Source information
This is a predicted structure of a 330-nucleotide part of an RNA (large-subunit ribosomal RNA, domain IV) from a soil metagenome.
Context: one part of a larger RNA
């Protein structure tokens, strides 16, 4: 000087990015126990007493005619902090509040991430009538399934409440007996070559030709997308109201400085003596927004964000101690 331990005035989170360590809290009885709820839950909520000695008093049971005496255990009450025996171990939640996300037990990057990621019941499209659709395979064949649409696939969303607005112009896909292009094929006017000619080759217009594309519809829990501009009310100040340009259509509900907000430490109000985080509000949404869900939501959570009680060598400020190394000397 370092490890691992044990203790520490006074003070207690001033430490730190953060209460990271570490300490506190634990187990058995008994009283008691809040908001909020999907009525199960929350909840061991919180909190509070107790156990050991020793005294009075009451209850139980038991002897006794009866005063009482004995035993157990228990209740209320009051006292002690001491003695005696045993061990030198073992088990053992700190707790409360407010917010984010994610319903929830689950799963994950074997060896830097566990988590909000992926999954879930749940709810939606879309495909598939069975030799299914769809997967592997050159095929034969399998698997889908010894299933039969209350099934199978595939994709989005993701418990549960309330809800899920406008656009179909593009893009996909779906559906249209017409009409426009349109390949081989069919056709075969006409034209070249050779030729005396037949013939023998070569080129070829009309015309008729499928899907696909054009077209012409529908489909957004399909990809996606949801505007500027001037002006207007008897204080100002905003503008319910007009007026135009543009568009397929111009962002509903509900939320909102948000895991989203640039300007920003917006502003107000809460907490602090002091608060870029937090919490609840305003709306000027740089650039939320309705299954690429939206907004809530008990419970859950080795998740995040922030506050309070407890406790603490995290700190002020360090110190002792034990064992272990180290280093120094034999």
């Nucleotide at each position: 000087c370092g490890g691992u331990g044990u203790u520490g005035a006074a003070g207690g989170a001033a430490c730190u990015c953060g209460g990271c360590a570490a300490a506190u809290u634990g187990c058995c009885c008994u009283c008691g126990u809040a908001a909020c709820u999907u009525c199960g839950g929350g909840a061991g909520a919180a909190g509070a007493g107790g156990g050991c000695c020793c005294c009075g008093u009451c209850c139980u049971g038991g002897c006794g005619c009866a005063a009482g005496c004995c035993a157990u255990g228990g209740g209320c009450g009051g006292g002690g902090g001491g003695c005696a025996c045993a061990g030198a171990g073992c088990c053992a939640g700190g707790g409360g509040g407010u917010g984010g996300c994610g319903a929830c037990u689950g799963u994950u990057u074997a060896c830097c991430a566990a988590a909000a990621a992926c999954a879930c019941a749940g709810g939606g499209c879309u495909c598939u009538g069975c030799g299914a659709a769809g997967u592997c395979g050159c095929a034969a064949g399998a698997c889908g399934a010894c299933g039969u649409a209350u099934a199978g696939g595939g994709u989005c969303u993701g418990a549960c409440g309330c809800c899920u607005g406008c656009c179909c112009g593009g893009u996909g896909c779906c559906g249209g007996a017409a009409g426009g292009u349109u390949a081989a094929g069919a056709g075969g006017a006409g034209g070249g070559g050779u030729u005396c000619a037949a013939g023998c080759u070569c080129u070829g217009a009309a015309u008729c030709g499928a899907a696909g594309c054009c077209c012409c519809g529908g489909u957004a829990a399909a990809c996606g997308g949801c505007g500027g501009c001037c002006g207007u009310a008897a204080c100002u100040a905003u503008a319910a109201c007009g007026g135009u340009c543009c568009u397929a259509a111009g962002g509903u509900a509900g939320c909102g400085a948000a895991a989203u907000u640039c300007c920003u430490u917006g502003u107000c109000g809460g907490g602090u003596a002091a608060g870029u985080u937090c919490c609840g509000a305003c709306c000027u949404g740089c650039a939320c927004g309705a299954a690429u869900g939206g907004c809530g939501u008990a419970a859950c959570g080795a998740c995040u964000u922030c506050c309070c009680c407890g406790c603490u060598g995290u700190c002020u400020c360090c110190a002792a101690c034990a064992c272990c190394g180290g280093c120094u000397c034999a």
About this RNA
The prediction has a mean pLDDT of 84.